[in-house]
Large-subunit ribosomal RNA, domain II from a Candidatus Bathyarchaeia archaeon, 731 nucleotides, folded computationally.
The coordinates come from a structure-prediction model, not an experiment, and the mean pLDDT is 82.
Context: one part of a larger RNA
RNA sequence: GCCGGGGAGUUCACCUCCGUGGUGAGGUUAAGGGCCUGCAAGCCCGAAGCCGCAGGGAAACCGACUGUCCGCAGCGUUGAGCGUGAUGAAACGCGAGGGACGGGAUCUGAAAGGGUCCGGAAUCACGGGGGUGAAGCUAGAAACCGAGCGAUCUAGCCCGAGGCAGGGUGAAGCCGGGCGAAAGCCCGGUGGAGGCCCGAACGGGUGUUGACGUGCAGUUCGCUCCGUUGACCCUGGGCUAGGGGCAAAAGACCAAUCUAGCUCGGUGAUAGCUAGUUCCCGCCGAAAUAUCUCGCAGGAUAGCCCAGCUGGAGGCGGCCGACGGGGUAGAGCACCGAUUGGAAAGCAAGGAGUCGAAAGGCUCCACUUUCCAUUCGAACUCCGAAUCCGCCGGCGCCGUAGAAGGCUGGAGACGGGCCUGGGGGGUAAGCUCCUAGGUCGCGAGGGGAACAACCCAAACUGGGGUUAAGGCCCCUAAAUCCCGGUUAAGUGCAGAAAUUGAAGGUUGUCCCCAACCAUAGACAGCUGGGAGGUAGGCUUAGAAGCAGCCAUCCUCUAAGCAGUGCGUAACAGCUGACCAGCCGAGGUUGGGGGCGCCGAAAAUGGACGGGGCUAAACCGGGUGCCGAUACCCUAGGACACGGCCUUGGCCGUGUCGGUAGGCGGGCGUUGUGGCUGGGUGGAAGCUGGGCCGUGAGGUCCAGUGGACCGGUCACAAGUGCAGAUCCCGGC
Numbered sequence: 001g002c003c004g005g006g007g008a009g010u011u012c013a014c015c016u017c018c019g020u021g022g023u024g025a026g027g028u029u030a031a032g033g034g035c036c037u038g039c040a041a042g043c044c045c046g047a048a049g050c051c052g053c054a055g056g057g058a059a060a061c062c063g064a065c066u067g068u069c070c071g072c073a074g075c076g077u078u079g080a081g082c083g084u085g086a087u088g089a090a091a092c093g094c095g096a097g098g099g100a101c102g103g104g105a106u107c108u109g110a111a112a113g114g115g116u117c118c119g120g121a122a123u124c125a126c127g128g129g130g131g132u133g134a135a136g137c138u139a140g141a142a143a144c145c146g147a148g149c150g151a152u153c154u155a156g157c158c159c160g161a162g163g164c165a166g167g168g169u170g171a172a173g174c175c176g177g178g179c180g181a182a183a184g185c186c187c188g189g190u191g192g193a194g195g196c197c198c199g200a201a202c203g204g205g206u207g208u209u210g211a212c213g214u215g216c217a218g219u220u221c222g223c224u225c226c227g228u229u230g231a232c233c234c235u236g237g238g239c240u241a242g243g244g245g246c247a248a249a250a251g252a253c254c255a256a257u258c259u260a261g262c263u264c265g266g267u268g269a270u271a272g273c274u275a276g277u278u279c280c281c282g283c284c285g286a287a288a289u290a291u292c293u294c295g296c297a298g299g300a301u302a303g304c305c306c307a308g309c310u311g312g313a314g315g316c317g318g319c320c321g322a323c324g325g326g327g328u329a330g331a332g333c334a335c336c337g338a339u340u341g342g343a344a345a346g347c348a349a350g351g352a353g354u355c356g357a358a359a360g361g362c363u364c365c366a367c368u369u370u371c372c373a374u375u376c377g378a379a380c381u382c383c384g385a386a387u388c389c390g391c392c393g394g395c396g397c398c399g400u401a402g403a404a405g406g407c408u409g410g411a412g413a414c415g416g417g418c419c420u421g422g423g424g425g426g427u428a429a430g431c432u433c434c435u436a437g438g439u440c441g442c443g444a445g446g447g448g449a450a451c452a453a454c455c456c457a458a459a460c461u462g463g464g465g466u467u468a469a470g471g472c473c474c475c476u477a478a479a480u481c482c483c484g485g486u487u488a489a490g491u492g493c494a495g496a497a498a499u500u501g502a503a504g505g506u507u508g509u510c511c512c513c514a515a516c517c518a519u520a521g522a523c524a525g526c527u528g529g530g531a532g533g534u535a536g537g538c539u540u541a542g543a544a545g546c547a548g549c550c551a552u553c554c555u556c557u558a559a560g561c562a563g564u565g566c567g568u569a570a571c572a573g574c575u576g577a578c579c580a581g582c583c584g585a586g587g588u589u590g591g592g593g594g595c596g597c598c599g600a601a602a603a604u605g606g607a608c609g610g611g612g613c614u615a616a617a618c619c620g621g622g623u624g625c626c627g628a629u630a631c632c633c634u635a636g637g638a639c640a641c642g643g644c645c646u647u648g649g650c651c652g653u654g655u656c657g658g659u660a661g662g663c664g665g666g667c668g669u670u671g672u673g674g675c676u677g678g679g680u681g682g683a684a685g686c687u688g689g690g691c692c693g694u695g696a697g698g699u700c701c702a703g704u705g706g707a708c709c710g711g712u713c714a715c716a717a718g719u720g721c722a723g724a725u726c727c728c729g730g731c
Base pairs, nucleotide, nucleotide: 001731002730003729004728005727006726011134012133013132014131015130016129017128018127019126020125021124022123023122026051027050028049032045033044034043035042055062056061065102067101068100069099070098072097074094075093076092077091078090103118104117105116106115107114108113137276138275139274140273144266145265146264147263148262149261155240156239157238158237159236160235162233163232164230166198167197168196169194173190174189175188176187177186178185179184202227203226204225207223208222210221211220242258244254245253279666280665281664282663283662284661289302290301291300292299293298304412305410306409307408308407309406310405314398315397316396318395319394320393321392323390324389325388330383331381332380336377337376338375340373341372342371343370344369345368346367350365351364352363353362354361355360416440417439418438419437420436421435422434423433424432425431445456446455447454460636461635462634463633464632465631466630470626471625472624473611474610475609479623481622482621483620484619485618486617492613493612504598505597506596508595509594510593511592512591513590514589515588516587517586525582526581527580528579529578531555532554533553536550537549538548561576565574566573637656638655639654640653641652642651643650644649645648667720669717670716671715672714673713674712675711676710677709678708685704686703687702688701689700690699691698692697
């Protein structure tokens, strides 16, 4: 991992609601007893008790409705108009059910008023939903407590044993000699001390990017290293026990377990956390918000969902209009605040200057006030939209085939995500917070290369057709479609956009506009001229058009600068302006727009989805076609409601995506009871196949097998498995 078997909302009590049934102003028995019986089941007795029949009040105590209206459901009568018809307008009567008003009991209060209650329905049984208490759907802690078991591992201690190759060093003491007055010192020898040295056994475990690393091994192997007469190593026996031991102290060790051992018990501890939670079909279908909460991984209440009952005519999310509300966007400077310039006036306080002996005066700055002009504001407003909210009306849609509302019961949910618009934080973010709408979540299908959220569009089933978004060269269904223009960059091949592109630049090219020049010849090109006074003056070594300063005239002319650039030491030289000739029709400048180009650097040659395309790109217009579970047609199914006949059909109207979740109806398994069947002429089970049913499933046939097994109606459940590192077994 696979296969088989096992495997999770149960039981009791009480409360509450619903369904079904019994009895009914009553309902009901409990323990227990009796009858029948093999035992049960069943029948009978048993009224103690419980619920109900009256409430209000703390209590004393007091003590309650059928009176009016509506005419809503429902029933009935008459029955118009229209229509093919089903029908049934309108009116009337009843109306026990329903609704409204009124009335009453009691408590409180001086009263007014207020609270609770009243016009008879309960109760018992069974079944089901929920709640509370219990282990309470199953499995899972780390822990806590108790009683025991452990020192064969290991720690320490006690008692009894054992072990330590070899080599080195050479303490005290002693002996001899020398010296000395002595104490003593020195030398030589002897001696053999030491938690001394080197190093085996033995013990350890320092380093290692070595080996191994499904190992030889739950800590090993190699090399290296440490200790090796000691606080040494080792063996046998014994002692200390769990908040305890033992500890040269590391929270180390106490049997591969230690910041409190192990076993059993309390125990199914508790877990707001995690995982799992078993057949089918039908109908509806959420919330990820608010408030409270030691609350933020939970819960409660409300909102939102479901079911039942009730109710009885309205409802509304869309569009339009009127009215009311608001102070945003924008705008503005009338207020508040900020802001720049100017003018005038003022002199109480400040600074500078000045006149004066002083008092004080004058001027300027600053300041204050006023005026004119300027620029601004989330916390300014003389103004002020769109949108929004409320309300009314109209249209539209839903509704007597039953709207809104109400009551009761059952939930789930309270981690949200993305897109668009508005706003706060942030350089920014697939960032974060607030907010409205859409969508995903729980939504399939088509498009977008792929892609929850974007675009189209809400899937009961089969068949056919038509479209949407988006597309129509090939991959790939449909145009190598038509008309006009643009691009030459593979720009581009969907978008403001992810897969990018900016400031800035561009005599790339297309279109438009304006001004000016031009057959009295423009623009470009080529040819020629481009002179004289003069090398202007100054400056300077020099300064001749051309280092610099000043001035910039005159002549001859078609025109030619006291010189545009290069150049020289200075000249020279070249060139430009300017003029003419040749040529012969447009040209120059500026502005605007379209498409492009440069700017442009990253990890595969490497990305329009690809091939590839010069149209199969871009802009504008047109025709046709393709394309979905959308829409239409057709056949069928299910469900809800209405009508009819009548108990299952026909007709009508509508609906049928769906997680959590609610509600309804079924299938199958085991057992019990009633009825009824099958089986050695072959039961169950197993294997293969046919048929029926939307499905859970059912049934038939064949083979195998070799003894039991069904149907139906009830009842009761240890009732359905793929998951839980689920349990047991097999492979």